[in-house]
Molecule: transfer RNA
Organism: Clostridia bacterium
RNA sequence: GGGACGCUGGCGCAACGGUUAGCGCAACUGGCUCAUAACCAGCAGGCUCUGUGUUCAAAUCACAGGCGUCCCA
Numbered sequence: 001g002g003g004a005c006g007c008u009g010g011c012g013c014a015a016c017g018g019u020u021a022g023c024g025c026a027a028c029u030g031g032c033u034c035a036u037a038a039c040c041a042g043c044a045g046g047c048u049c050u051g052u053g054u055u056c057a058a059a060u061c062a063c064a065g066g067c068g069u070c071c072c073a
C1' cells in the first nucleotide's frame, strides 16, 4: 500500500427496513444459610463507533471517516 471481517448495556452475543432494540453472564436488591458460595425471585443498565445521505420509516441500505482482528504485498 491492497483486501476481508467486525464495532449494539460492564462482558459475550441476537435483532426479515416497521410494535417499547432482546438473550445469557456479571452487578445490584430481596429470599434461603450460623455465614459464604451455590440456588430461588426481582430490579436497574443502551438512543446501536462518528458524520452525511437514501427512505414515509435506518441498528439494518449507500458514501466518507475512526478503531480493532486477520490475510496479501
Stems, first nucleotide, its partner, number of pairs: 001072007010025004018056001028042004049065005